[in-house]
RNA sequence: CCACGGGAGCCCGGUAUGCCGGGCUGAGAGGAGGGCCGCCAGCCCUCGACCGUACGAACCUGAUCCGGAUCAUGCCGGUGUAGGGAGG
Numbered sequence: 001c002c003a004c005g006g007g008a009g010c011c012c013g014g015u016a017u018g019c020c021g022g023g024c025u026g027a028g029a030g031g032a033g034g035g036c037c038g039c040c041a042g043c044c045c046u047c048g049a050c051c052g053u054a055c056g057a058a059c060c061u062g063a064u065c066c067g068g069a070u071c072a073u074g075c076c077g078g079u080g081u082a083g084g085g086a087g088g
Base pairs, nucleotide, nucleotide: 001088002087003053004052005051006050009024010023011022012021013020014019015041018037031047032046033045034044035043036042059084060083061082065078066077067076068075
């Protein structure tokens, strides 16, 4: 440089607007466009931001797990030298 992998949670208030405001952790908690669904506080796609790409704890599984903390939550620790996991 190009390519690939990945997640987007929890709480409070207002309001039915697929919305607004505030708070927690975090690198990131959906910024832009579009589609589906049809009245529910959703789902999906493309792009973007961010993190990770084997010296791999990015991320997924076990897990509706265990302990602690919190208004609450993967918020912290354990499980974990576990099993998977994306390069030229």